Predicted 3D model of a 346-nucleotide part of an RNA (small-subunit ribosomal RNA, central domain) from a metagenome.
Context: one part of a larger RNA
RNA sequence: UUGGGUUUAAAGGGUGCGUAGGCUGGCCAGUAAGUCAGUGGUGAAAUCCCGUAGCUUAACUACGGAACUGCCGUUGAUACUGCUGGUCUUGAGGACAGACGAGGUAGGCGGAAUGUGUAGUGUAGCGGUGAAAUGCUUAGAUAUUACACAGAACACCGAUUGCGAAGGCAGCUUACUAGACUGUAUCUGACGCUGAUGCACGAAAGCGUGGGGAGCGAACAGGAUUAGAUACCCUGGUAGUCCACGCCGUAAACGAUGAACACUCGUUGCGUACCACUUGAGGUACGUGACUGAGCGAAAGCAUUAAGUGUUCCACCUGGGGAGUACGUCGGCAACGAUGAAACUC
Numbered sequence: 001u002u003g004g005g006u007u008u009a010a011a012g013g014g015u016g017c018g019u020a021g022g023c024u025g026g027c028c029a030g031u032a033a034g035u036c037a038g039u040g041g042u043g044a045a046a047u048c049c050c051g052u053a054g055c056u057u058a059a060c061u062a063c064g065g066a067a068c069u070g071c072c073g074u075u076g077a078u079a080c081u082g083c084u085g086g087u088c089u090u091g092a093g094g095a096c097a098g099a100c101g102a103g104g105u106a107g108g109c110g111g112a113a114u115g116u117g118u119a120g121u122g123u124a125g126c127g128g129u130g131a132a133a134u135g136c137u138u139a140g141a142u143a144u145u146a147c148a149c150a151g152a153a154c155a156c157c158g159a160u161u162g163c164g165a166a167g168g169c170a171g172c173u174u175a176c177u178a179g180a181c182u183g184u185a186u187c188u189g190a191c192g193c194u195g196a197u198g199c200a201c202g203a204a205a206g207c208g209u210g211g212g213g214a215g216c217g218a219a220c221a222g223g224a225u226u227a228g229a230u231a232c233c234c235u236g237g238u239a240g241u242c243c244a245c246g247c248c249g250u251a252a253a254c255g256a257u258g259a260a261c262a263c264u265c266g267u268u269g270c271g272u273a274c275c276a277c278u279u280g281a282g283g284u285a286c287g288u289g290a291c292u293g294a295g296c297g298a299a300a301g302c303a304u305u306a307a308g309u310g311u312u313c314c315a316c317c318u319g320g321g322g323a324g325u326a327c328g329u330c331g332g333c334a335a336c337g338a339u340g341a342a343a344c345u346c
Stems, first nucleotide, its partner, number of pairs: 004317003007300002012314001014201004021194003025088007033081002035077008049065006091191001092188003095184004100179001103177007110154001114150008125136002162169002206247006215241002220236004258313006266291010295302002319346003328339004
């Protein structure tokens, strides 16, 4: 490079927005750049190929032909692509109306539980385990009652539920704010899809500054267990977990399945909206589940939410180890992240 692939064998970027680029709806007209046809010029000779001839053959050489698949000009063709102009509404977007949800940000409020403090009652244990001990307790614990304070998380509802691009989001309430969806078919009239570089967002842990600190709890200490026990179990316990601002930029960031569009057998739930019927059953759109066919698949399985049938664009893979390492570069306060080999070896 060609070909083949990417759920699980190597391989889908963590997610979105979007630049260049690639691709791009119906109809009409023009143009003729790409495209196609005719024709003119050129494409040196030799070489290669075909035919014949000359050296006894061959190599070699000579002659003739074809070829030189190309380039330039010119005359035409106009289906497709391009360009220009016009037009259309089904793609896309807007308007109006409706209704939905743990979507986001900021504020306020609430009860249960836990811990602590003060006061009361009350007396000898409590706690913990497989069994114990460390630990707490006559300076009155545990238990129980009242009051107060603090921080964090929101039982039941709760679900195969819902929302969000992903990460993720759950007590109640207010303000601000984003969104898909349904209906009307009212407006614009291809305004679209994808998207290298780029920009933004991005769990947990970690980092910086300042707060906060109830519970839990890396590290650490002690008690057990054990041959040992730097563990599992127990008693404590610092960072951290929480808040504000700023970094980090990674995860089995998973549906291990990139985005968009079109098409393709049935059955049955759930959510939202609308229509019809209200005597009983229903239908449409979007989303979200289960089962089962054709087809696909190495199989497991997928199966209108495809891993089926096609089109467009991006990303990625090419034996195992060495290695996501070294070196260099870029980013970061650091921790580290991104990019990313080779020798050698099987």
The prediction has a mean pLDDT of 87.